RNA sequence: UUCUUAUCCAGAGAGGCGGAGGGACAGGCCCAAUGAAGCCCGGCAACCGGUUCGUCUGAAGCAAUCGCUUUAGACGGGCGGCAUGGUGCCAAUUCCUUCAGGUAUCCGAAUACCUGACAGAUGAGAA
Numbered sequence: 001u002u003c004u005u006a007u008c009c010a011g012a013g014a015g016g017c018g019g020a021g022g023g024a025c026a027g028g029c030c031c032a033a034u035g036a037a038g039c040c041c042g043g044c045a046a047c048c049g050g051u052u053c054g055u056c057u058g059a060a061g062c063a064a065u066c067g068c069u070u071u072a073g074a075c076g077g078g079c080g081g082c083a084u085g086g087u088g089c090c091a092a093u094u095c096c097u098u099c100a101g102g103u104a105u106c107c108g109a110a111u112a113c114c115u116g117a118c119a120g121a122u123g124a125g126a127a
Stems, first nucleotide, its partner, number of pairs: 001127008013041001015040003021031003026097003042090003047086002049082001050079013094119001098117008
């Protein structure tokens, strides 16, 4: 970098350094010297990992009547006072927007909502 897959209307500091920018892109609309980005500390969440419980399946051992023990996997739940664990995140829905289909008001246009697609972000896996 590309592909696959899950999630994206919840949550998170009156801290320190720093100094003008930031919200992906473009257009809007916002945030910002009552201090942006960035770094540090702090925090949130729980994707991976950890741990534990239950169910099911397989294997091994013991007993050999019902069974018992160990172990691996799948699924589901609990725990962050979970490893010095790996990431992520901490204004506004992914701040809003584009396309297709549907529903409602409706001549139409337009608006609202629902579903899907596109774009983007993050995790995990693969090339």

The RNA shown here (SAM riboswitch aptamer (S box leader)) has 127 nucleotides and comes from Effusibacillus lacus. Model confidence (mean pLDDT): 82 of 100. Rfam family: SAM riboswitch aptamer (S box leader). About the family: The SAM riboswitch is found upstream of a number of genes which code for proteins involved in methionine or cysteine biosynthesis in Gram-positive bacteria.